[in-house]
RNA sequence: UCCUCGGUAGUUCAAUAGGUAGAACGCUGCACUGUUAAUGCAGAGGUUCCAGGUUCGAGUCCUGGCCGGGGAG
Numbered sequence: 001u002c003c004u005c006g007g008u009a010g011u012u013c014a015a016u017a018g019g020u021a022g023a024a025c026g027c028u029g030c031a032c033u034g035u036u037a038a039u040g041c042a043g044a045g046g047u048u049c050c051a052g053g054u055u056c057g058a059g060u061c062c063u064g065g066c067c068g069g070g071g072a073g
Stems, first nucleotide, its partner, number of pairs: 001072007010025004019056001027043005049065005
């Protein structure tokens, strides 16, 4: 320098012909229990890496950049 895969909640990851962003674990509250744990119910938590573009509408498509994994020279 080039090719390729990835970047989404505190963590691990979903979300494909573009249509209101989800799960598990964790966290908070309540119930249960002599207490804790376990279990059940409820809740909080996201400008989807950054900047542009296309579109009525972008996590998703296009361009450039940043970071990380793998490969080539």

Background
Transfer RNA from a Patescibacteria group bacterium, 73 nucleotides, folded computationally. The coordinates come from a structure-prediction model, not an experiment, and the mean pLDDT is 81. The RNAcentral record of the sequence draws on ENA. Its Rfam family is "tRNA". The family's RNA type in Rfam is transfer RNA. Its family is annotated with triplet codon-amino acid adaptor activity in the Gene Ontology. NCBI's taxonomy places the organism under Bacteria, Bacteria candidate phyla.